[in-house]
């Protein structure tokens, strides 16, 4: 140079046009003689980044940063 995945809260991953689920982990209660554990709540992502299309985009297009791989 060309081709293909991936990119979503502090981590990991789910979504496949109708306002983002779930795990860790963090806070607050409660249990404890006080930790741990275990249990209930609770906040934290507008989705790499900017543009289109749409009545609506994490989802489709486009263009670009980034990671990973293939081919020359």
């Nucleotide at each position: 140079g060309c081709c293909c995945u991936c990119g979503u809260g502090g981590c990991c991953c789910a979504g496949c046009g109708g306002u983002a689920a779930g795990g860790c982990a963090u806070c607050a209660c409660a249990u404890u003689g006080g930790u741990a554990a275990u249990g209930u709540g609770g906040g934290g992502a507008u989705c790499g980044u900017g543009a289109g299309u749409u009545c609506a985009a994490a989802u489709c297009u486009c263009a670009u940063c980034g990671a990973g791989g293939g081919c020359a």
A computed fold for a 72-nucleotide RNA from a Candidatus Woesearchaeota archaeon, annotated as transfer RNA.
Lineage of the source: Archaea > Nanobdellati > Candidatus Woesearchaeota.
It matches the Rfam family "tRNA". The family's RNA type in Rfam is transfer RNA.
Model confidence (mean pLDDT): 84 of 100.